[in-house]
RNA sequence: GGAACACGGGAAGCGCCUGGACUGGCGGGCGGAGCCCGGCCAGUUGACGCGGAGGAGGUUGGCGAACCAUUCGGCGGAUGCCUCCCGGCGCGCCGAUCGCGCCGCAAGCGAAGCCUGAAACCCCUCGGGCGACCGGGGGAACAAGGGCGAGCAGAUCGGUGA
Repeated sequence: GGAACACGGGAAGCGCCUGGACUGGCGGGCGGAGCCCGGCCAGUUGACGCGGAGGAGGUUGGCGAACCAUUCGGCGGAUGCCUCCCGGCGCGCCGAUCGCGCCGCAAGCGAAGCCUGAAACCCCUCGGGCGACCGGGGGAACAAGGGCGAGCAGAUCGGUGA
């Protein structure tokens, strides 16, 4: 110094890097300069928030912002979606069964309108690095989505009340 083992911590636009792109160094094409090509080594980059966990199976796993070649490409993972199951909510008092539509601490559809609603990008500034780049602070915004919403939303049987 490394491996194994043990303990603790750490995740969901999350983790990682053998492609690519970029930076530095050393060589080559070339005797020199420029340009260009290319090799080796070391590094840098490689998803900005919102949202999101009943169980099982399946599956190419949601929303918007930004950029214009890299949020490209690759590997792994994942709370998504579909079906079924379990439990529940709504369908004008209660219950049962069925049906339709939903929910997994929430729960039917819903116009106009109202309310709510992010970070990066951008600008300024500070720090680290030869550099590519990395980190901190401040400023001004902008989404999707969500909430309210006139009104509308079963059937049969039984019960209760008037």